[in-house]
Annotation
RNAcentral holds the full RNA, with entries from ENA. Large-subunit ribosomal RNA, domain VI from a Pseudomonadota bacterium, 292 nucleotides, folded computationally. The source organism's lineage runs through Bacteria, Pseudomonadati and Pseudomonadota.
Context: one part of a larger RNA
RNA sequence: UGUUUGCCGUCUGAGGGGAAGGUCGGGUGAGUACGAAAGGAACGCCCGAUCGCGGCCUCUGGUGGAUCGGUUGUUCAUGCAUUGCCGAGUAGCUACGCCGUAAUGGAUAACCGCUGAAAGCAUCUAAGCGGGAAGCCAUCCCCAAAUAAGAGACGGCAGUUCACACUGCUGCUUGGCAACAAGCGGUAGUGUGACGAGGGUUCCCAUAGACGAUGGGGUUGAUAGGGCGGAGGUGUAAGCAUCAAGGGUGCGCCCGAGAUGUUCAGCCUACCGCUACUAAUCACCCGAGAGG
Numbered sequence: 001u002g003u004u005u006g007c008c009g010u011c012u013g014a015g016g017g018g019a020a021g022g023u024c025g026g027g028u029g030a031g032u033a034c035g036a037a038a039g040g041a042a043c044g045c046c047c048g049a050u051c052g053c054g055g056c057c058u059c060u061g062g063u064g065g066a067u068c069g070g071u072u073g074u075u076c077a078u079g080c081a082u083u084g085c086c087g088a089g090u091a092g093c094u095a096c097g098c099c100g101u102a103a104u105g106g107a108u109a110a111c112c113g114c115u116g117a118a119a120g121c122a123u124c125u126a127a128g129c130g131g132g133a134a135g136c137c138a139u140c141c142c143c144a145a146a147u148a149a150g151a152g153a154c155g156g157c158a159g160u161u162c163a164c165a166c167u168g169c170u171g172c173u174u175g176g177c178a179a180c181a182a183g184c185g186g187u188a189g190u191g192u193g194a195c196g197a198g199g200g201u202u203c204c205c206a207u208a209g210a211c212g213a214u215g216g217g218g219u220u221g222a223u224a225g226g227g228c229g230g231a232g233g234u235g236u237a238a239g240c241a242u243c244a245a246g247g248g249u250g251c252g253c254c255c256g257a258g259a260u261g262u263u264c265a266g267c268c269u270a271c272c273g274c275u276a277c278u279a280a281u282c283a284c285c286c287g288a289g290a291g292g
Stems, first nucleotide, its partner, number of pairs: 001146001005158007015143004021051008034039001052101005060095004067088005072081003104138003111131004161194015195289001198286004203217004223279003226275005231269004239262005246255003
C1' cells in the first nucleotide's frame, strides 16, 4: 500500500521444497526348477549388516572453568599459582549411543500380449483392450491465503458514535427598503480530542535468539530470583567420645600423626514440586466508526 468496517483465533492446501535413498549378507524357498551326471538357480517371505540422510539424549561414552572430594607452595584466613595439580561428576551440548529411512496405489518406458482389419491369410495397432521399471505422479516429512491461488474458509470479539473549532449550504426569530447583522438550530466537509474490540512499548523471563523476531508471564500471578522439600552429584564434614604408633618427663603424667563411632554424613545444584518473601509496580502509545 492493495484486498476492504476494525480485529483475534482455528483451518484448508493451489503451489514449493525434501537422499522419500544406495549397496551387501544370512535363513527359508531348495539340494527344488533345470541337467544324463557333475553341478545348480529364481520369484516370494523372514532376519540382519554397512554407507548416506534426518531426528533425539532413555541407555553407553565424551565434555561439563556449576558442583563435591584429595593435595603442594605461599598464607592468620581468603586469595593466587594453566580451573595450581589430581579424582569424580548433575543439567546442557554431543557420537562412539538411540530412533526413523515402512507399506501401498495410479499412469507409463523398452518390452510382452488379447481381439483385429487395411491386405478373404498373417499381423500387439490402424479403431479398441491388458500386462509391464530402483524411473514418473501420489502416498511420507517440511513450508505454505503478502497479493496472478487475483487477495480463500470457519468461529469469535468490537462497532454503526460523542464533543469542540473552522468552512460551505440552509430553516426559524428579531432588526433593516435592501445587502446584511445578531441569536437559536439542521446538514455536509476538514481538523483536533473522547470512546473503543484488539495490538504494541515498558517490565519478569526462555523451549527463542547476532539485533529485530518467536514463545511464556505480568498480582484475578508460580514468569524469574529467594526459601523449603525431592531427585541427583560428591563420598562420610566440624565438634565431641573412645583407642592409639611415636615422642617428652620431675615417673605423678603430658603431647600426639592417625583409627573408630556419632555419620549413606557434610557440602552442593543448570532438573522437578510447593511456597508471593523479592521483582514483574506505576504508566504510556497505536487502534475501525464502511455499508444496508